Model confidence (mean pLDDT): 80 of 100. Glycine riboswitch aptamer from uncultured Nakamurella sp., 86 nucleotides, folded computationally. Its Rfam family is "Glycine riboswitch aptamer". Its family is annotated with glycine biosynthetic process in the Gene Ontology. Taxonomically the source falls in Nakamurella (Bacteria, Actinomycetota, Nakamurellales, Nakamurellaceae). The RNAcentral record of the sequence draws on MGnify.

RNA sequence: CCUCUGGAAAGCAGCGCAGUACGGUGCGCUCGCCGAAGGGGCAAGCCGGGCCGCCCGGUGAAGCUCUCAGGCACCCAUGACAGAGG
Numbered sequence: 001c002c003u004c005u006g007g008a009a010a011g012c013a014g015c016g017c018a019g020u021a022c023g024g025u026g027c028g029c030u031c032g033c034c035g036a037a038g039g040g041g042c043a044a045g046c047c048g049g050g051c052c053g054c055c056c057g058g059u060g061a062a063g064c065u066c067u068c069a070g071g072c073a074c075c076c077a078u079g080a081c082a083g084a085g086g
Stems, first nucleotide, its partner, number of pairs: 001086006011031001013030006032072003038068001039066003045059006
């Protein structure tokens, strides 16, 4: 890296438009939410400097945090991560 398997969260929200088999559905806006595609941020430590029991700068992880992106009835889908095989 490839294949298979497991794998969560959050609105049955309101309004408008389109479509319609008058069920499903799609789009836009508003408010409220989720964090596990992706993305941003940070601790200790390490390095350098200074006015050196402290301060400044650099580097520095995530299942933490933010919520840009993405997502929010069931189903479908996404899916960090984990397992098996190659």